[in-house]
RNA sequence: UUUGCUCUAACGGGGUGUCCUCGGCCGGAAACGGUCCUGGGCUGAGAGGUUUCGACCGACCCGCAGAACCUGAUCCGGCUCAUACCGGCGGAGGGAUUAGACGGCACAUCGCA
Numbered sequence: 001u002u003u004g005c006u007c008u009a010a011c012g013g014g015g016u017g018u019c020c021u022c023g024g025c026c027g028g029a030a031a032c033g034g035u036c037c038u039g040g041g042c043u044g045a046g047a048g049g050u051u052u053c054g055a056c057c058g059a060c061c062c063g064c065a066g067a068a069c070c071u072g073a074u075c076c077g078g079c080u081c082a083u084a085c086c087g088g089c090g091g092a093g094g095g096a097u098u099a100g101a102c103g104g105c106a107c108a109u110c111g112c113a
Stems, first nucleotide, its partner, number of pairs: 002104003006101005011063004017042004023036005048057003069094003075088004
């Protein structure tokens, strides 16, 4: 001087879905639908808690070499009960960092042999 799937601290960014179901309420002639709640299944790092419903707290993930997350998007194709998953859109447009520790690489200088 540069660097790191590393660690620590502080700060910051972010999402919280889907299916079934006991029961209640609402709509409906019915079929059924909507909503709250109980219990359970699935994916995932994460689907949690409180609430005056505004929000707050917790866990988790991510912070520029940034696919954490958002937008396009109630998107397009495949698949699924649906989410999920695969491909496309697409490395498109946005997106939140400092300090320290430790380590690595390169160069220069000095000493010794």